[in-house]
Context: one part of a larger RNA
RNA sequence: GCCGGCGACUUAUAGUUAGUGGCAGGUUAAAGUAGUGAAUACUGAAGCCACAGUGAAAGCGAGCCUGAAUAGGGCGUUUGUCACUAGUUAUAGACCCGAACCCGGAUGAUCUAACCAUGGUCAGGUUGAAGCUUAGGUAAUACUAAGUGGAGGACCGAACCGACUGAUGUUGAAAAAUCAGCGGAUGAAUUGUGGUUAGGGGUGAAAUGCCAAUCGAAUCCGGAGCUAGCUGGUUCUCCCCGAAAUGCGUUUAGGCGCAGCGGUAAAUGUUAUAAUUUAGGGGUAAAGCACUGUUACGUAUGCGGGCUGGUAAUUCGGUACCAAAUCGUUGCAAACUAAGAAUACUAAAUGUACAAUUUACCAGUAAGACUGUGGGGGAUAAGCUCCAUUGUCAAGAGGGAAACAGCCCAGAGCACCAGUUAAGGCCCUUAAAUAAUUACUAAGUGGUAAAGGAGGUGGGGGUGCAUAAACAAUCAGGAGGUUUGCUUAGAAGCAGCAAUCCUUUAAAGAGUGCGUAAUAGCUCACUGAUCGAGUAAACCUGCGCCGAAAAUGUAUGGGACUAAGUAAUUUGCCGAAACUGUGCGAUAUAUGUUUAUAUAUCGGUAGGGGAGCGUUCUGUUGUAGAUCGAAGUAUUAGCGUAAGCGGGUAUGGACGAAGCAGAAGUGAGAAUGUCGGC
Numbered sequence: 001g002c003c004g005g006c007g008a009c010u011u012a013u014a015g016u017u018a019g020u021g022g023c024a025g026g027u028u029a030a031a032g033u034a035g036u037g038a039a040u041a042c043u044g045a046a047g048c049c050a051c052a053g054u055g056a057a058a059g060c061g062a063g064c065c066u067g068a069a070u071a072g073g074g075c076g077u078u079u080g081u082c083a084c085u086a087g088u089u090a091u092a093g094a095c096c097c098g099a100a101c102c103c104g105g106a107u108g109a110u111c112u113a114a115c116c117a118u119g120g121u122c123a124g125g126u127u128g129a130a131g132c133u134u135a136g137g138u139a140a141u142a143c144u145a146a147g148u149g150g151a152g153g154a155c156c157g158a159a160c161c162g163a164c165u166g167a168u169g170u171u172g173a174a175a176a177a178u179c180a181g182c183g184g185a186u187g188a189a190u191u192g193u194g195g196u197u198a199g200g201g202g203u204g205a206a207a208u209g210c211c212a213a214u215c216g217a218a219u220c221c222g223g224a225g226c227u228a229g230c231u232g233g234u235u236c237u238c239c240c241c242g243a244a245a246u247g248c249g250u251u252u253a254g255g256c257g258c259a260g261c262g263g264u265a266a267a268u269g270u271u272a273u274a275a276u277u278u279a280g281g282g283g284u285a286a287a288g289c290a291c292u293g294u295u296a297c298g299u300a301u302g303c304g305g306g307c308u309g310g311u312a313a314u315u316c317g318g319u320a321c322c323a324a325a326u327c328g329u330u331g332c333a334a335a336c337u338a339a340g341a342a343u344a345c346u347a348a349a350u351g352u353a354c355a356a357u358u359u360a361c362c363a364g365u366a367a368g369a370c371u372g373u374g375g376g377g378g379a380u381a382a383g384c385u386c387c388a389u390u391g392u393c394a395a396g397a398g399g400g401a402a403a404c405a406g407c408c409c410a411g412a413g414c415a416c417c418a419g420u421u422a423a424g425g426c427c428c429u430u431a432a433a434u435a436a437u438u439a440c441u442a443a444g445u446g447g448u449a450a451a452g453g454a455g456g457u458g459g460g461g462g463u464g465c466a467u468a469a470a471c472a473a474u475c476a477g478g479a480g481g482u483u484u485g486c487u488u489a490g491a492a493g494c495a496g497c498a499a500u501c502c503u504u505u506a507a508a509g510a511g512u513g514c515g516u517a518a519u520a521g522c523u524c525a526c527u528g529a530u531c532g533a534g535u536a537a538a539c540c541u542g543c544g545c546c547g548a549a550a551a552u553g554u555a556u557g558g559g560a561c562u563a564a565g566u567a568a569u570u571u572g573c574c575g576a577a578a579c580u581g582u583g584c585g586a587u588a589u590a591u592g593u594u595u596a597u598a599u600a601u602c603g604g605u606a607g608g609g610g611a612g613c614g615u616u617c618u619g620u621u622g623u624a625g626a627u628c629g630a631a632g633u634a635u636u637a638g639c640g641u642a643a644g645c646g647g648g649u650a651u652g653g654a655c656g657a658a659g660c661a662g663a664a665g666u667g668a669g670a671a672u673g674u675c676g677g678c
Base pairs, nucleotide, nucleotide: 001678002677003676004675005674006673011092012091013090014089015088016087017086018085019084020083021082022081023080025049026048027047031043032042033041034040053060054059063075064074065073066072095233096232098230102223103222104221105220106219107218113197114196115195116194117193118192119191120190121189122187124156125155126154127152131148132147133146134145135144136143160184161183162182164181165180166179167178168177199215201211202210203209208217236612237611238610239609240608241607246259247258248257249256250255260365261364262362263361264360265359266358267357268356275350276349277348278347279346280345287337288336292333293332294331296329297328298327300326301325304322305321306319307318308317309316310315368393369392370391372389373388374387375386376385377384398409399408400407413584414583415582416581418580419579420578424574425573426572427559428558429557433571435570436569437568438567439566440565446561452546453545456543457542458541459540460539463536464535465534473530474529475528476527477526479503480502481501484498485497486496509524513522514521585602586601587600588599589598590597591596613667615664616663617662618661619660620659625655632651633650634649635648636647638645639644
């Protein structure tokens, strides 16, 4: 891991609700009698509930209480009771499994810690303390030398004790070892045997260490089925309805209580709601600037100030400076509003689907998610977070979006090799148009993105110039006074300042740019000729271009496409469990009431309600049946909406239905379930 067995809402008592039955007041308890015993039958109202309430009570009583009250108000002015069944609540282990702990009493020092008693052990080698002896030496000591001697938590190193490093081992040879090195090795050494200290404790050269592979409090048994607002699990079928993830409170936030939302039963009987109409109040959006604030401009007016002129001074003037306030023009606001929607809300009328409301009983939920819209927080970030509102998912299958809970379409009773459509599609993958018409795009744009950039290209309405010849191109002219005046070393169209005239002309600036030291030179404006029809600069708009870099390998899903892209118009077709058709069910209501007909409904988690199937045992039952083959096992027709029922065949070898009732150790796939097998 798989297979098989076992494995979880029980039982008692009490309350309450519903149903069924008895009685109309209901009912017996203990006990007794009959009965071999039990079952059962019969006696047995002691008690309980009901029959009257009300008041704190005395009490009064269909009334009582409050109160001064003859007021007002509060509670009342009667129907039950016993048993059984089902739901639920309480108390008990109370659906099952699961702690870590706490407490009590015992058992442990054969492991280990310390201590006590009594014994044992330490190869070999090295060093050479004190003391002593002799010699030297001294007045005597001291001192010196040699020898002797054999001290030491001394040295090296086996046994023994330990455990610093590395490797191996890590389902080991071993629940701590092996191998190679390592430390101590006469000592606070090590070790045998016997003994002492016990869990609120002991022992500890102290690590919370050790106290039998167990130690921040040993082990065993008991309290004990401790408790667990926590996790996991909780076993057959079908039918009807069907939520919530919110508010308030909470030593509360992953739990509870009440309300909200669901179910069942009854009562009321259109009261509810969609929709329409009418009547309301509003201060949101947008808007606006009269208010509150804020804000830009104005030689509009100019309080006050600055600067400045005059005066001996009071003070009087000027001002293109700053500037209050006012005026005009122009913006902004969640905490601004003179004015002001749409929605929403309130009320009334009309009005319609088993709608709504109330009561009783039974719940679950109180972690929500995303999309659209209005906002707060954040960075007008987040698959972010917090509100409001709508939808979907949750609890919703089907079609579309390549795939894709929350997006789009659409709400699946069952069956069909029938039809019509929705969203979305119709070249191939892939069902259906290689459909039609008119345009656009050339970028594979389509099939990612901005500021910004560009004679890409289509459309539009205006403007200027133009056969009295425009625009472009080519040819030619582009002059004189004059080198204008000033300035300057110079300044001659072209450093700078001022002025910017006149003449000849078809036309030509006191000069558009380049250029020179200054001239010169080139060029432009302007004009003529050649040519012959449009041209120039802007604006609005469609589709494109650049801007454009990411990690395995291209990536509209792919192939591919110049339409099979984009915009618009048109006709077809495909396309779902939608709608329709045909057949069959179920539920509810109405009619009918034996069938049946009509209408509506039949997705569903938590959850509520209803109806059933099967298992074991009991009664019927010493049953029917059964060696001409029971139960069981294997396999397989047939039947039923399902749980299931059931005929045959094989095996098996002795029991054993169905029906009608009753009682439960009554249904397994999950619980790191449990036992067994493999």